[in-house]
Molecule: transfer RNA
Organism: Brigantiaea leucoxantha
RNA sequence: GUUCGAGAAGCUCAAUAGGUUGAGCAGAACAGUGAAGGUGUUUAGGCUGUAAGUUCAAGUCUUACCUCGAGCA
Numbered sequence: 001g002u003u004c005g006a007g008a009a010g011c012u013c014a015a016u017a018g019g020u021u022g023a024g025c026a027g028a029a030c031a032g033u034g035a036a037g038g039u040g041u042u043u044a045g046g047c048u049g050u051a052a053g054u055u056c057a058a059g060u061c062u063u064a065c066c067u068c069g070a071g072c073a
Base pairs, nucleotide, nucleotide: 001072002071003070004069005068006067007066010025011024012023013022019056027043028042029041030040031039049065050064051063052062053061
């Protein structure tokens, strides 16, 4: 330089022809305990990498760019 893949909660990842964004772990509160851990219940946390486009509607489709990874040169 070129081709391909991946960017979403603090972390690891779902979201099955475009239609209300979720789970586990971690965090917080409560219960419980002499106290803690474990356990149980509840709960906060996302303008989905950036900017445009298409659409009534975009995490999803299109384009450019950014970051990371892989192949080729």